Annotation: c-di-AMP riboswitch aptamer (ydaO/yuaA leader) from a soil metagenome, 144 nucleotides, folded computationally. The coordinates come from a structure-prediction model, not an experiment, and the mean pLDDT is 82. The RNAcentral record of the sequence draws on MGnify.

Parts: sequence; structure tokens; C1' cells
RNA sequence: CGCCUAAUCACCUCGACGGACAUCAGGUGAGCGGGGGAACCAAGCAUCUGGGGCGAAUGCGGCGGUAAUCCGCCGCUAGCGGCAGCGGCCGAAAUAGGGCCGGCUGCGAGCCCGUCAGCUAACCCCGUAGGCGGCAGAGAGAGG
Repeated sequence: CGCCUAAUCACCUCGACGGACAUCAGGUGAGCGGGGGAACCAAGCAUCUGGGGCGAAUGCGGCGGUAAUCCGCCGCUAGCGGCAGCGGCCGAAAUAGGGCCGGCUGCGAGCCCGUCAGCUAACCCCGUAGGCGGCAGAGAGAGG
């Protein structure tokens, strides 16, 4: 400076560091995001084959290990993202944002509730993590 994502911004603190700023920690609020929760509607069924939530992350095959459960690998797939444009088109006040087609490319996980939840106004509760890339600079180390 960009990307995934709700995951950003502002303010306060006699806290940490400390001259100050900044940063860290804690807190408050806004914004964004998620869950619970009437009537009506839906369901006329449900309750161990338990059920449910966040998320794009579902589903189908093959191979190997194993007595099996299970584990690992591979191919594809519902679905999701990227190309600060790779090409074309649309659109436009702006060579804008954006959209469509094609091409290339990546993901297609994981976690949570705890026998319990349809929708759902009022109302209540919760999250605001983390990860990745480009450019430039500094330092350290290895090798030559």
C1' cells in the first nucleotide's frame, strides 16, 4: 500500500512503558456482524439415527494402512475468493465505483452449544479474532 473476514473508528484511564508522542492493557460508545425471543404463519409432527449454531467450506468416487473402527492420500463437486485488469463488453459527471462474459488462479476448513432453540415486534445476550501478499528500509546469521 493491498487482500480474506463482521472483525473498523472515536473517546476515557490515578494502569504498563514512560520526558512527550506512539504502543500495550483495561473500559465506554458508534459502526459492522451473530444468536435467543410473541402474535400471525409454518409444522400436524417431533422427541438417540438426538437436535442446533458460526462459516463459502457441502456432496460423490478412487487408492493405501487396519480384523474393524478409524487414519492418510488423490480426483471431482454445491458453494466461496483473488487477478491494484489478463482480454472483451456494459455503464458512467469522472480513464470513478460497479456489473457481465471469457481466461488464469486459490479455498472448498475448523470450531461452538449441550438434550435445547421454526419464523418472530418489543426485549435480552454475544463478537469486533486471526491470517496473507506487494514495495521500501534496517538488523542478524549461513554460504560463496